Description:
Transfer RNA, 72 nucleotides, folded computationally. Its Rfam family is "tRNA". Rfam classes the family as a transfer RNA. The coordinates come from a structure-prediction model, not an experiment, and the mean pLDDT is 82.
RNA sequence: GCCCUUGUAGCUCAGCGGUAGAGCACUCCCUUGGUAAGGGAGAGGUCUCGAGUUCAAGUCUCGACAAGGGCU
Numbered sequence: 001g002c003c004c005u006u007g008u009a010g011c012u013c014a015g016c017g018g019u020a021g022a023g024c025a026c027u028c029c030c031u032u033g034g035u036a037a038g039g040g041a042g043a044g045g046u047c048u049c050g051a052g053u054u055c056a057a058g059u060c061u062c063g064a065c066a067a068g069g070g071c072u
Stems, first nucleotide, its partner, number of pairs: 001071007010024004018055001026042005048064005
């Protein structure tokens, strides 16, 4: 220098253009004499950034940045 993959909640990851989700963690409650386990409720996101396409973009296209891998 070129190519590929990835970037979504505190962490690990889903999400085939139409209201952003799960598990764990966190807060409150139930249950217990008290813990753990279990159950219920809740909070937490400018979906890395910028532009484009579209009635509508986390999703498609282009660029930038970051991480990983390959080639030279």